[in-house]
Context: one part of a larger RNA
Formats: sequence, C1' cells, structure tokens
RNA sequence: UUGGGUUUAAAGGGAGCGCAGGCUGAUUAUUAAGCGUGACGUGAAAUGUAGCCGCUCAACGGCUGAACUGCGUCGCGAACUGGUAGUCUUGAGUGAGUUCGAUGUUGGCGGAAUUCGUGGUGUAGCGGUGAAAUGCUUAGAUAUCACGAAGAACUCCGAUUGCGAAGGCAGCCAACAAGGCCUUUACUGACGCUAAAGCUCGAAGGUGCGGGUAUCGAACAGGAUUAGAUACCCUGGUAGUCCGCACGGUAAACGAUGGAUGCCCGCUGUUUGCGAUAUAGUGUGAGCGGCCAAGAGAAAUCGUUAAGCAUCCCACCUGGGGAGUACGCCGGCAACGGUGAAACUC
Repeated sequence: UUGGGUUUAAAGGGAGCGCAGGCUGAUUAUUAAGCGUGACGUGAAAUGUAGCCGCUCAACGGCUGAACUGCGUCGCGAACUGGUAGUCUUGAGUGAGUUCGAUGUUGGCGGAAUUCGUGGUGUAGCGGUGAAAUGCUUAGAUAUCACGAAGAACUCCGAUUGCGAAGGCAGCCAACAAGGCCUUUACUGACGCUAAAGCUCGAAGGUGCGGGUAUCGAACAGGAUUAGAUACCCUGGUAGUCCGCACGGUAAACGAUGGAUGCCCGCUGUUUGCGAUAUAGUGUGAGCGGCCAAGAGAAAUCGUUAAGCAUCCCACCUGGGGAGUACGCCGGCAACGGUGAAACUC
C1' cells in the first nucleotide's frame, strides 16, 4: 500500500460558510466519449510457452505454431455512465399566514447583597480556626439605624425546559437584526450533498492601548501546620476578574460519537405548532428525554436523536516510550500556535 477501523482499545478536524474536486431525482428524444461486439492493420528479434528435430543423454541448439491479454482504423449495439435538447415535481429554494425561544447587537431602567464614606445609638472586644496567631479596635471597631457613593452579578421562577453552527446564551423594557417549526401548496424547476485549499466565528486564561476597579483573587507578604511546608488552613493583597478597540486561536472545544439522504417493532414523559372533538382522551408535524423488539457490539451498552441496514463526500488511525519533542517552514508584539520527524530503547 491493500485491508481493517475511528463512543470507551490508536483514530471525527472546535464550529460554520464555501471555490476546485468527488457524488447526484423522475421522464422522453438524440449522441456514441466510456462500455460491449466483429473485421482489418500492427504488436521486431531474443526470452518464456506447445509440438517436432539435432548433438550418445541432458544442459545447449534448430524449425514450426500459438500467444504477446496492447494500440489504431472502420462497422454494428444502446441497458448503464457521460454529452446535448426538452418535459415533470417528490429533493432544494421562494412567497403568504400563524407561532416560538436565556438567538445576537445596542441603549435605558430596577431591587437585594457587598465594600467604602458621613452622621446617630452603643461599649470592649471583633475576626478567624481543628486549635490558634498574624489582622482590625478606646484616635471608639464589631453590632445596629439613616443617608450617600461605586462596581460587578442577576435570588425565587428554573425544569431530564428553551434557543443557537459550535463556543455559548438567564433581572426588566425598548429599538434594530437573524433564525427555526407549522399551515398553505401559490411560484421556480434539480437550482442538490459533501468539501482539500481559502474565509469567518471560536470558553477560560494570556497580550497591546485607553478606561474602570465593589467583590473575588494567580504572584507576593505575614500568621499557622510540619522533621521541612517555596502547599493544603488563616489575615492581607498586585495583575486579572468588568468595559471599548485590536491581537492571540487553544480546552475532557465531550454525545470523548463528522456531515447529508433513505429504510427499519413499540411503550412512555415533556416543549411547541396545526386539525377534529369536548372537557377523559385523540390524530398529525418539529424538537428534548426515559425504557425496549429486531439488529449491532469484545463487552459496557447503542437501539427512528443508532453505535441497526445502505449510499455519497470529507477528516483521521496503523505497538509503547522518545514526543506533540528536535530541526525547518508558516503565523504571532510576545506568550506561544500550526505543521511535525529520527537516533535510541522495550
């Protein structure tokens, strides 16, 4: 390589859009490139091969044949693939109507808590722990009341809930955007699927510049613990945590399960549409869950939301360590990221 695989053994790209490429509905006609078939031409010799023959045999050699599975030309065929022309509606999309949601961006508003400030009451402790101490406090703390300020996060509702491509999204209101489902079948008429490159998005932490800084809190300091304690515990506390603009581009970015399409028993809960009923229950879609038949699986388990049965496209794996390292290249302000070996060893 082939083959076999990718939930958990090695292996699904973090996610989307998308050029090329690969693949691609029904039907009619046509074409004849692929495809099938026939003829002709060619397919050097040697080698190999079949038969016969020559060296006493054999090796070796000679003659003849087939073959040389290929290529070209000219006919014939038209099921399939391809090309061309037309038609269709079920795939795809558009319109109309209804509806849904913590979908996004921006702005405004709200209460509780926390900390701080000012004032009042009030007096000796507070705080913290396994126990303590550092720390705060008679310059009046802690506690409590009133007023004020600031920043961040939104209790209950809340759910096996909902939305989003993923990351993710939760106080309330508004504006502006985007999306899904359903119903209608009105329109287009295969316009589709996937997607190497490429582009865009991408938690937390990090970086640059400018703001902001209540809380929490890497680093750091102190107190404890301990044989030691560069920790776990405690008291403080800078970056950060928040906002704007830009960069970075990684996560157990997980369902550890790529996307699309079709097919295949059921039961049960729930969210949200539509329909017919009438208040029980029921039909039909789209989601989110639980349990199972068949089937699958090494098993655990999966099981119409498949890890079942099939097709298409992409990505990836090929013993452990060395190593996601070295070198080179690309990207980045840097941190670092992407790509990614070998020697050696078991």

Predicted 3D model of a 346-nucleotide part of an RNA (small-subunit ribosomal RNA, central domain) from an uncultured rumen bacterium. It matches the Rfam family "Bacterial small subunit ribosomal RNA". The prediction has a mean pLDDT of 88.